[in-house]
Order: sequence, then structure tokens, then C1' cells
RNA sequence: UACGAUAACGGCAAACCUAUCGAAAGGUAGGGACGCAAAGCUAAAGGGCCUUCCCGUCAGGAUGGCAGCCAGCUACCGAAA
Repeated sequence: UACGAUAACGGCAAACCUAUCGAAAGGUAGGGACGCAAAGCUAAAGGGCCUUCCCGUCAGGAUGGCAGCCAGCUACCGAAA
């Protein structure tokens, strides 16, 4: 570097509920655990998805959002191979 145990120390927290912000997608806080070896960070310069709007359709454009879709960057531990 790569790989990922029924390992150790620990971590995060889906759906749903409550409060709140937002036109929406969705965000934040608390509760809650389906899961996660990067479920850490990055959304103004990779792809993808979602919102609202423009555009006669297609195509395309604008807008905001999603990192728990892929991706990029960084990182704890160390059985087996």
C1' cells in the first nucleotide's frame, strides 16, 4: 500500500416520533436504532439523484439540496490471507 475477525479501545445513527427553520427538496436539536470499517470531511470547478422555476415536447438551462449512491481527500485498530 492493500485487506477487514464473532478481536480490542471507541465512534456514527436509517425509518419513525417531537420541537424548530424552509415554498419544496431538505436542515438543525432531542428521543430512537435499520444498519455502517470510513455512515469522518468535501455539494463554486467528477458522475448520479431530489426540489422549485424557465423552456411548446425532447434536449437544455437556472435554483437550492443529498456525502447512509459512486467518487476525491484524510484517519483508529491489526486476526487471517
The RNA shown here (c-di-GMP-I-GGC riboswitch aptamer) has 81 nucleotides.